Transfer RNA from Patescibacteria group bacterium UBA1400, 73 nucleotides, folded computationally. Its Rfam family is "tRNA". It is annotated as a transfer RNA.
RNA sequence: GCCUGGGUAGCUCAGUGGCCAGAGCAAUGGUUUUGUAAACCAUAGGUCGUGGGUUCGACCCCCACCCCAGGCU
Numbered sequence: 001g002c003c004u005g006g007g008u009a010g011c012u013c014a015g016u017g018g019c020c021a022g023a024g025c026a027a028u029g030g031u032u033u034u035g036u037a038a039a040c041c042a043u044a045g046g047u048c049g050u051g052g053g054u055u056c057g058a059c060c061c062c063c064a065c066c067c068c069a070g071g072c073u
Base pairs, nucleotide, nucleotide: 001072002071003070004069005068006067007066010025011024012023013022018056027043028042029041030040031039049065050064051063052062053061
């Protein structure tokens, strides 16, 4: 330098054009317990890597760039 895959909540990930952007774990509060853990209920947490473009509408499609992993030379 070229190719492929990836970047979404604190972590691991889902989400193939419109539904409020979601799950599990973690966090916080509550119930329960002599207490802790567990269990159950609830709450909070997101500029969807960055900037443009297409579209009535973009996490999703297109372009450039940044970062990570692998491969080729």
Taxonomically the source falls in Bacteria candidate phyla (Bacteria). It was read from a public genome assembly.